[in-house]
Order: sequence, then structure tokens, then C1' cells
RNA sequence: AAAAAAACAAAAGCGCCAGAACCCAAUUAGAACGGAAUCUUAAUUGGGUGGACGAGGAAGAGGGUUAUCGAAAUUUCGGCGGAUGCCUUCAGGCAGCAGCUAUUCUGCCUUAAGUUUAUUUCUCAAAAUCAGUGGGUAAUUGCUGAGACAAAGGAAAUAAAUAAUAGCUGA
Repeated sequence: AAAAAAACAAAAGCGCCAGAACCCAAUUAGAACGGAAUCUUAAUUGGGUGGACGAGGAAGAGGGUUAUCGAAAUUUCGGCGGAUGCCUUCAGGCAGCAGCUAUUCUGCCUUAAGUUUAUUUCUCAAAAUCAGUGGGUAAUUGCUGAGACAAAGGAAAUAAAUAAUAGCUGA
């Protein structure tokens, strides 16, 4: 010096790059030519660039699975890994027609807890874009300022409809 191992930190449009794409360099071939320079095209090798913009989303234990929403433009292509989603099993709970008890029935919840419909309110969008200023030969990229425009989901309120079985009580 290099490699390996260990430890710490860092995340969910999160991380990575070997395909294709783009840039630079070298070499070879082609065009042109007296020769060279030059230009263009293709291939090979090496090195680089980019490869998801925010909103939303978790936590009892397992399994499965191409894991929600829109914006932009169309490489946010393609691939690999991961992931708070969804389905399902178990465990433990919540609710269920005047009241109480129970759960064999239905639907939900994992700090919350019937289902459906409608209305209203709240929940700072960001990039793209423009301007300025830096890095890099370049592809491209950092920072500052300006500037709008979403959907889903969630929460609160109001209104309507609807919801098993058994026992006891009341009317």
C1' cells in the first nucleotide's frame, strides 16, 4: 500500500448497476487522399454520467405476494436487493336493534376496534419550470432565490340506512 474481517452511522419512490443509452480517450476499419491532416460512421478496450418528484404508510408471532396515490415527461427504460401495503393462520381483544350477560355467528382492531352511502372542513406537495451562481474537457451536477398546480389515504362533524343466536329483565 492492498485485501479481508469487525464496529459505528445512514432508508423506504429507499439502496445498488453488470443490459441498453449518453460523454471522453485510445486503437482498428471505412470515406477522402500523392502522403498527412480533417470530417463522418461502425466496432473493440478503458474510464465516467444518469438510472423515482413528492404525498401516504409500522411494530404480538408465522406464511404468501409483481406493495398505495397522484405530479412530471416518456431512460422515472431494464435488472437486482429491500420495504411500513394486501391476503391469510394463530394469539389476545373491540362492537353488534330498550337494558344486562355470554359467544356458537358476523364484521373489525393490534393502542385501536360494526358495515354502507352522502355532505362539509382540515391534513404547508415536491420536482419539472424560470433566474442567478459554482464543479467538470464533456455527458451532467451542487447551491441560492422566485413560483404555481394533485390524487389517494387519514382525522373531525352532520344526516340516513342496516346488523346473529341464547338466557334474564322491563314495556